Context: one part of a larger RNA
RNA sequence: GGUAUACGGGGGAUGCCUUGGCACGGGUAGGCGAAGAAGGACGUGGUAAGCUGCGAUAAGCCUCGGGGAGCGGCAAACACGCUUUGAUCCGGGGAUUUCCGAAUGGGGCAACCCGAUUCCUUCAAUCAGGAAUCACCCCCCGCUGAAUCCAUAGGCGGGGCGGAGCGAACGAGGAGAACUGAAACAUCUUAGUAACCUCAGGACAAGACAACAAUAGUGAUUCCCCCAGUAGCGGCGAGCGAACAGGGAACAGCCCAAACCGGUUGGCACGUUAAAGGCGGCGUCCGUUGUGCGGCCGGGGUAGCGGGAUUCAUCAUGGUUCUGGCGCUGCAGAACCGGGAAGUCACAAACCACAUUCAUAGCCGAAGCACCUGGAAUGGUGCGUCACAGAGGGUGAAAGGCCCGUAGGCGAAAUGGAUGCGGCUUCCUCGAUGGACACCCAAGUAGGCCGGAACACGAGAAAUUCCGACUGAAUCCGUCGCGACCACGCGAUAAGGCUAAAUACUCACCCGUGACCGAUAGUGAACCAGUACCGCGAGGGAAAGGUGAAAAGCACUCCUGACGGAGAGUGAAAUAGUACCUGAAACCGUAUACCU
Repeated sequence: GGUAUACGGGGGAUGCCUUGGCACGGGUAGGCGAAGAAGGACGUGGUAAGCUGCGAUAAGCCUCGGGGAGCGGCAAACACGCUUUGAUCCGGGGAUUUCCGAAUGGGGCAACCCGAUUCCUUCAAUCAGGAAUCACCCCCCGCUGAAUCCAUAGGCGGGGCGGAGCGAACGAGGAGAACUGAAACAUCUUAGUAACCUCAGGACAAGACAACAAUAGUGAUUCCCCCAGUAGCGGCGAGCGAACAGGGAACAGCCCAAACCGGUUGGCACGUUAAAGGCGGCGUCCGUUGUGCGGCCGGGGUAGCGGGAUUCAUCAUGGUUCUGGCGCUGCAGAACCGGGAAGUCACAAACCACAUUCAUAGCCGAAGCACCUGGAAUGGUGCGUCACAGAGGGUGAAAGGCCCGUAGGCGAAAUGGAUGCGGCUUCCUCGAUGGACACCCAAGUAGGCCGGAACACGAGAAAUUCCGACUGAAUCCGUCGCGACCACGCGAUAAGGCUAAAUACUCACCCGUGACCGAUAGUGAACCAGUACCGCGAGGGAAAGGUGAAAAGCACUCCUGACGGAGAGUGAAAUAGUACCUGAAACCGUAUACCU
């Protein structure tokens, strides 16, 4: 020095465990914010560094409920207190809520500095202290008011829980890559994806046919299955990739513009020879009242077997009162009563009462003992028991019956949600049929041409849709579509608007589940983690779990400067001693044997 065996040191694999994660399902909620949010800074405890809670009323204040014996958070100890006159704790409502932050009186290197106005306190008076208000934009109302007559701009005052900022994904719009694939690469693909911007809602968007279809028909939109990797598109490469029909989910339809009528007009034009006007007739009376165009308000009206307006005819239509200068009559309109219908997620729009139910604390809840082993019984044995409860967790080993629970039931003073009914609100009280007439039915629109884009469709035979430029129709005997185009045929009514459900998502809350992980796994984070640390910064970003049933965490003695150790003691165990379950390997020793 090597090999072997035994015993150690070291190290922290493995096994077991789980307080933490991951994924999915069901439900709730889907917002918070100038009434100052999200997020922070600084404070706040008898002693108090951190975390948590809270805000100068500061681990808390008031009140209403729950609950019932202990309590003063994590978190010990000492001191001092609270509590059956019901504390701590849990829930509803309220009060307080420094400073920063959209941050908003002005400033600023966030958590700081400096003001103005009114009022209050104090002072002899200042100073000082306190309260409220004071950013910008927008909207509404009133007053005032230029150039410039009316007006408008502007100014002044009042009012606004109007906006601003934050938030995970889902949504709409704007703008928009490249790596990559094509085995290179340019059209193409990746992809209208990612990143960026704007905006909205609990969903968004879309939506009531100028749609499909094909000689048969369907009848808004959205979503799913299928059609179908089909028809097609495509350096016909790589690739891209429908629709109709069929089956389902869910269903809901409406309002305007125009014609016409009435009112109004300090917009423009015309206008008298007393009159063309004042609902028709008769009488009376008034008369720049009038007419045309335009604006505004109200009625009317909303469609594709075209609809509507106007007008005529026929049928039909509850009552009362009032008005149309006045009286009578007819006609028209308005109000009220009666009758009917609908409704707050569209078609107008709020609120209240009651009932039921749900949420935010909770409550009741069956049935076991003995012996044995053991440190400990939930194990074994014996004899019993409940079960609408033998889900699960805990308890000194393995428990239906020990504890918490489970099945099954019950419960709210207060606040909020949903549903129903009623109040309430709104609408109708007419219209239908037939004829006539040819008044209306969305214009710089549709379409055309050029340049682009979207459509599965790359300019193609390229319809359809959208954008830019230049042009530029028709009004129902109209217009558009049916994949160039034409004819016939068929379908639909553009150029205004609204619209629930079925669909998408999950930052958050509750319940549940797992051939999901089990500490190099599972979140980056089971532990005081977006921490320590790194970086000027944007940003990057860890490691780190386990004594024991219970601290019973080793009184006392000895060695020692201490650390550490030897006894003693605790414990079932101390080779379980906080460097603590198990304790592999590398690596380092001690002892013995053998070899060199």